Predicted 3D model of an 87-nucleotide RNA (c-di-GMP-I riboswitch aptamer) from Alicyclobacillus acidiphilus NBRC 100859.
The sequence was found by an Rfam model in a public genome assembly.
RNA sequence: UGGAAUACUUGGCAAACACACUGAAAAGUGUGGACGCAAAGCUACGGGUCUAAAGGCGGAAUCGCCCAUGAUCGCCGGGUUGCAUCU
Numbered sequence: 001u002g003g004a005a006u007a008c009u010u011g012g013c014a015a016a017c018a019c020a021c022u023g024a025a026a027a028g029u030g031u032g033g034a035c036g037c038a039a040a041g042c043u044a045c046g047g048g049u050c051u052a053a054a055g056g057c058g059g060a061a062u063c064g065c066c067c068a069u070g071a072u073c074g075c076c077g078g079g080u081u082g083c084a085u086c087u
Base pairs, nucleotide, nucleotide: 004087005085006084012037013036017032018031019030020029021028022027035074041080042079043078045077046076047075048072049071050070055066056065057064058063
């Protein structure tokens, strides 16, 4: 220096929930709050999952069904970047 691994240390992130805002929704952002996380940093490349506005089909109609171009990285994998060193 690089890789593996994860005992210790400095720290890091922040689930549910509450309030406010954005959005058709899923969900996201901010504040508070900590369930947890050694990548729970980033990335929508592959898979999964969620939503269905617009669109399509059916219907007399309320409506129903299909469908991501929407969302999710704290669902999994890939890519990429990083901290510490008992071993």